[in-house]
Molecule: Bacterial large signal recognition particle RNA
Organism: Pseudomonadota bacterium
RNA sequence: CCGUGCUAGACGGGGAGCUGGCGGUGCCCUGUACCCGCAAUCCGCCAUAGCGGGGUUGAACCCCCUCCCCAGGGCGCAGUGUAUGUGAGACUGUCAUCAUCGGCCAGCGUUGAAGGGCGGGUCCUGCGCGGCAGGAGACCCCGAACCCCGCCAGGUCCGGGAGGAAGCAACGGUAAGGAGACCCUCCUGGGUGCCGCAGGGUCGCCUGCCCCGAGCCGGUUGACGAUGGCAAGUCGCGUGGCACGGCUCGAAGGAGGGUGCACGG
Numbered sequence: 001c002c003g004u005g006c007u008a009g010a011c012g013g014g015g016a017g018c019u020g021g022c023g024g025u026g027c028c029c030u031g032u033a034c035c036c037g038c039a040a041u042c043c044g045c046c047a048u049a050g051c052g053g054g055g056u057u058g059a060a061c062c063c064c065c066u067c068c069c070c071a072g073g074g075c076g077c078a079g080u081g082u083a084u085g086u087g088a089g090a091c092u093g094u095c096a097u098c099a100u101c102g103g104c105c106a107g108c109g110u111u112g113a114a115g116g117g118c119g120g121g122u123c124c125u126g127c128g129c130g131g132c133a134g135g136a137g138a139c140c141c142c143g144a145a146c147c148c149c150g151c152c153a154g155g156u157c158c159g160g161g162a163g164g165a166a167g168c169a170a171c172g173g174u175a176a177g178g179a180g181a182c183c184c185u186c187c188u189g190g191g192u193g194c195c196g197c198a199g200g201g202u203c204g205c206c207u208g209c210c211c212c213g214a215g216c217c218g219g220u221u222g223a224c225g226a227u228g229g230c231a232a233g234u235c236g237c238g239u240g241g242c243a244c245g246g247c248u249c250g251a252a253g254g255a256g257g258g259u260g261c262a263c264g265g
Stems, first nucleotide, its partner, number of pairs: 001265006009057003012030004020046005034054005063258006072249004077245001079244004083239006091233002093230006100223006107216002115211008123200006129193002132189006139180001141178002148173003156165003
């Protein structure tokens, strides 16, 4: 090296799910690949992890390993996009107000703008006067069976008499008190006054006069800026599905490498 006969192996694999785990039945992918029996309120096993029986092939196109490529499944994962909730308010946007500088349209102003000066008012305090309110006095009226006053009929008492004394009622008056009146006097008070006097104050506003001599102001609009609001963009955080991406398993296909035993020539 050739021939004959064998053996290991192969005769499909994978994903999810189930399970303590593995494999199978059922589902899905790949794509064509011996037969029979078993099995989802499962079946068979235990790291040599379907079991039992039969068959074919067989050391290479076929078995094993590595690499390439990648169908498909799974996870829900840094990140991106998208949807939604919540918050922020730096930036963009938008709204309001204000300031500055412009445009436009009005008004005021040499019969004096703006600015400056002096004075008065507005403000505060005190006093005076007035007004109002309250109180008191004064004024008018009422007001005591006796213990208030005057005058005291009658009656009583003293006296021989002349006369004298106390004293009720009536009458007149008064006190406390009550009521009236609001003119007068006094006191007190104030969210009192087209009032007077004095003092204080005077940011602003009104007003008179003086100096100076040309601006002042309203509306609207634009630019820039400030402040505040809104939250569309934006940013932070959370949640959900999907897409891209990520992670994981990975069929089929392609390439490279590896793997026996016996006998005979």